Description
Two RNAs folded together computationally: RNase P RNA and transfer RNA, 467 nucleotides in total.
RNA sequence: CGAGGCACCUGGGCGGCCGCUGUGCGCUUCGAGUCGUGGCUUCGGCCGUCGGCGAGGAUCGCGCGGAGGAAAGUCCGGACUCCACGAGUCAGGGCGGUUGCUAACGACAACCGGCCGUGAGGCUAGGGAAAGUGCCACAGAGAACAGACCGCCCGGCGCCACUUCGGUGGCGUCAGGUAAGGGUGAAACGGUGCGGUAAGAGCGCACCGCGGUCCUGGUGACAGGGCUGGCAGGGUAAACCCCGCCCGGAGAAAGACCGCGUAGAGGGACCGGCGUCGACUCAGCCCAGGGUCCCCGGGUAGGUCGUUAGAGGCCGUGCGUGAGUGCGGUCCCAGAGAAAUGGUCGCCACCCCUUCGGGGGUACAGGAUCCGGCUUACAGGGUGGCUCGCGUC
RNA sequence: GCCCCCGUAGCACAAUUGGAUAGUGCACCGCACUUCUAAUGCGAAGGUUGCUGGUUCGAGUCCAGCCGGGGGUA
Numbered sequence: 001c002g003a004g005g006c007a008c009c010u011g012g013g014c015g016g017c018c019g020c021u022g023u024g025c026g027c028u029u030c031g032a033g034u035c036g037u038g039g040c041u042u043c044g045g046c047c048g049u050c051g052g053c054g055a056g057g058a059u060c061g062c063g064c065g066g067a068g069g070a071a072a073g074u075c076c077g078g079a080c081u082c083c084a085c086g087a088g089u090c091a092g093g094g095c096g097g098u099u100g101c102u103a104a105c106g107a108c109a110a111c112c113g114g115c116c117g118u119g120a121g122g123c124u125a126g127g128g129a130a131a132g133u134g135c136c137a138c139a140g141a142g143a144a145c146a147g148a149c150c151g152c153c154c155g156g157c158g159c160c161a162c163u164u165c166g167g168u169g170g171c172g173u174c175a176g177g178u179a180a181g182g183g184u185g186a187a188a189c190g191g192u193g194c195g196g197u198a199a200g201a202g203c204g205c206a207c208c209g210c211g212g213u214c215c216u217g218g219u220g221a222c223a224g225g226g227c228u229g230g231c232a233g234g235g236u237a238a239a240c241c242c243c244g245c246c247c248g249g250a251g252a253a254a255g256a257c258c259g260c261g262u263a264g265a266g267g268g269a270c271c272g273g274c275g276u277c278g279a280c281u282c283a284g285c286c287c288a289g290g291g292u293c294c295c296c297g298g299g300u301a302g303g304u305c306g307u308u309a310g311a312g313g314c315c316g317u318g319c320g321u322g323a324g325u326g327c328g329g330u331c332c333c334a335g336a337g338a339a340a341u342g343g344u345c346g347c348c349a350c351c352c353c354u355u356c357g358g359g360g361g362u363a364c365a366g367g368a369u370c371c372g373g374c375u376u377a378c379a380g381g382g383u384g385g386c387u388c389g390c391g392u393c
Numbered sequence: 394g395c396c397c398c399c400g401u402a403g404c405a406c407a408a409u410u411g412g413a414u415a416g417u418g419c420a421c422c423g424c425a426c427u428u429c430u431a432a433u434g435c436g437a438a439g440g441u442u443g444c445u446g447g448u449u450c451g452a453g454u455c456c457a458g459c460c461g462g463g464g465g466u467a
Base pairs, nucleotide, nucleotide: 001389002388003387004386006384007383008382009381010380012348013347014346015345016344017343018342020066021065022064023063024062025061026060028058029057030056033053034052035051036050037048038047039046040045068364072375073374075373076372077371078370079369080251081250082249083248092247093246094245095244096243097111098110099109100108112126113124114123115122116121127242128241132240133239134236135235136234149182150181151178152177153176155174156173157172158171159170160169161168162167190208191207192206193205194204195203209231210229211228212227213226214225215224216223217222255305256304257303258302266295267294268293269292270291271290312331313330314329315328316327317326318325319324349362350361351360352359353358394466395465396464397463398462399461400460403419404418405417406416412450422436423435424434425433443459444458445457446456447455
């Protein structure tokens, strides 16, 4: 210098003017109600150009705060709330190397094994196929207690040729041996080599792989080594299934509190006891219906809380390889009507176009109970290690 | 907010337990028939199976993550 890989940060800046929203204070004003006082009264109460207190509302002024790294998808896990519940199991769902971390997790960290990359590094749903069942199309002789199509080899028979008359060779056919070679397939019942054999074959041997057992190291997954067994049993569980572990259900529209009325239900006291209506009916009796005041439950409209001080942020420091965790200091930092956080102008930054005068643009995207993760979207800019190649010193 | 379902040609649908070239009808295109059109007959074309990965020898089908559409609930 070029190419690459990893871990992170940032997500336009400054100023002027005009706004939006939450909250605190102040001025002005409105003000339910309440206390005092005065008046009237049918003695139950009612009223006021009066005075004090006053929840709360409005205008204005000042101060402080006002979206994100993903606020998104709603894919996991929890906090919180209500319902159910003696415990456990079944069903259903999820997870799956090991050890940790955590409130919890399928997240995360470190490590182990496998695969990819020259490398830095990246990916990994990674228990069990020797409990059972299912499936493995086409091709191929044979696809799971396998299999002889071509080929190779031994033997019998027939024909032909040669013959030193002992046989030898070729072709055809029959019965066998053979998994070395060819061929099919994603996959063919360990691989390579040497020996061996009629030809072959773990038939024998060496190395590699595999099974068993022991030793060493490691908390462990696992790694290394010794001995031993000729090798038994292909793949598929993101097929059913088996094993181990986890999960009660619903979700803030959860849930709690207050609760308008000349709406309605119930109870009590007093007034009225007159009139009217209905049923039975000979009379007469019974039931319901009125007004004023008081009490009470549930709960609609609506309101308030839950609701943002939290597994919280920042700084320092200890422990740990790390995820994390302990201690100390400091800060309060959105919370609504599902509706606010903006607009405009000037200068600067960056990008694009340009006739060099200028013009255009600024990613993805916005809280709604909160938190830990994952996934997905994202213009541009920046930082620090690391790897490979080339060049120079 | 919470929950569920679906996506195959222009349209409506198939595709067996995952099995090899993804089919059918209508529509579209060409030819024939007809004076012409329709109907009919023959032929042809048309597919990123919504997208991206993974499992598997093999994926429309199984799994994961996205994208789009529809429905339910108080």
The coordinates come from a structure-prediction model, not an experiment, and the mean pLDDT is 76.